[in-house]
RNA sequence: CGAGGUGUAGCUCAGUUGGGAGAGCGCUAGACUGGGGGUCUAGAGGACGUUGGAUCGAGACCAACCACUUCGACCA
Numbered sequence: 001c002g003a004g005g006u007g008u009a010g011c012u013c014a015g016u017u018g019g020g021a022g023a024g025c026g027c028u029a030g031a032c033u034g035g036g037g038g039u040c041u042a043g044a045g046g047a048c049g050u051u052g053g054a055u056c057g058a059g060a061c062c063a064a065c066c067a068c069u070u071c072g073a074c075c076a
Stems, first nucleotide, its partner, number of pairs: 001072007010025004019056001027043006049065005
């Protein structure tokens, strides 16, 4: 430099055909237990990478950009 993939909660990830933002782990509180551990219940936690566009309506479509990553090229 070229082609592709990924970006959603603190972490790992779902999200089907454009209309509800979610799960597990973790965290907080409570119950059970003499305590720890464990189990159960409840709760907090989100500019859905950024900007713009089409649409009545976007996490999902289109464009540009950013970050990470794979392959190739280049250099050695």
Molecule: transfer RNA
Organism: Bacteroidales bacterium